[in-house]
């Protein structure tokens, strides 16, 4: 240089163009003489930036990280 692939909560991860789940972690409270350990609740999330659509995590381009191949 030139082809893919991946990028969603703090962290792992799902999501056919129709309200974005879920698991650990975290906040509260319960229960326990205290701790663990279960139980209830609650906060957090689409990589940036443009284009199609009614409507876009999802589909097209650009960017930027990251990995893999070829040369």
């Nucleotide at each position: 240089g030139c082809g893919g692939a991946a990028u969603u909560a703090g962290u792992u991860u799902a999501a056919u163009g129709g309200u974005a789940g879920a698991a650990c972690a975290g906040u509260a409270g319960g229960u326990u003489u205290c701790c663990a350990a279960c139980c209830u609740u609650c906060u957090a999330g689409c990589a940036g930036g443009a284009g199609u659509u009614c409507g876009a995590u999802u589909c097209u381009c650009c960017u930027a990280u990251u990995c893999c191949g070829c040369a």

This is a predicted structure of a 71-nucleotide RNA (transfer RNA) from an uncultured bacterium. The prediction has a mean pLDDT of 82. It matches the Rfam family "tRNA". Rfam classes the family as a transfer RNA.